[in-house]
RNA sequence: GCGGGAGUAGCUCAGUUGGUAGAGCGUUGGCUUCCCAAGCCGAAGGUCGCGGGUUCGAGCCCCGUUUCCCGCUCCA
Numbered sequence: 001g002c003g004g005g006a007g008u009a010g011c012u013c014a015g016u017u018g019g020u021a022g023a024g025c026g027u028u029g030g031c032u033u034c035c036c037a038a039g040c041c042g043a044a045g046g047u048c049g050c051g052g053g054u055u056c057g058a059g060c061c062c063c064g065u066u067u068c069c070c071g072c073u074c075c076a
Stems, first nucleotide, its partner, number of pairs: 001072007010025004019056001027043005049065005
């Protein structure tokens, strides 16, 4: 340099045909318990890597860019 994959909550990951962004764990409030753990009921938490475009509407489509992973090529 070329090709492919990935980037979404603190972490690990879903997200269907473009139509209100979700789960588990974690955090936190309450219930329960003598206390803790476990269990149960809630809550908070999001620039969907970044920028632009298409569209009535984009996490999803298109272009550019960036970081990580894999493979290939060239030079040394």
A computed fold for a 76-nucleotide RNA from a Cytophagales bacterium, annotated as transfer RNA. The prediction has a mean pLDDT of 80. The sequence was found in a public genome assembly. Rfam family: tRNA. The family's RNA type in Rfam is transfer RNA.